Notes:
This is a predicted structure of a 71-nucleotide RNA (transfer RNA) from a Candidatus Woesearchaeota archaeon. It matches the Rfam family "tRNA". By type it is a transfer RNA. NCBI's taxonomy places the organism under Archaea, Nanobdellati, Candidatus Woesearchaeota.
[in-house]
RNA sequence: GUGGCUAUAGUUUAGUGGUAGAAUACAGGACUGUGGAUCCUGUGGCGCGAGUUCGAUUCUCGCUAGCCACC
Numbered sequence: 001g002u003g004g005c006u007a008u009a010g011u012u013u014a015g016u017g018g019u020a021g022a023a024u025a026c027a028g029g030a031c032u033g034u035g036g037a038u039c040c041u042g043u044g045g046c047g048c049g050a051g052u053u054c055g056a057u058u059c060u061c062g063c064u065a066g067c068c069a070c071c
Stems, first nucleotide, its partner, number of pairs: 001070007010024004018054001026042005047063005
C1' cells in the first nucleotide's frame, strides 16, 4: 500500500428497520454471631460524522481505532 473482519454498560456479550437485553462487576436491602454464599432492588451503554427512511444499534458512505491475510 491492497483486501477482509470488528467497534453496544467497568468487563464478556445478545440484538438483521419499530421501548437497547443478559451475565458479571458496583451500590442499597434481606438472610447470617461476623464475613462469604444465596435472594431482592437499583445505577450505568450503541466509536465519530453524514446520508436513506415516518422511524437507524441495524441499511449506505466517509473517518478513527484494533485484529487478520497478502505485498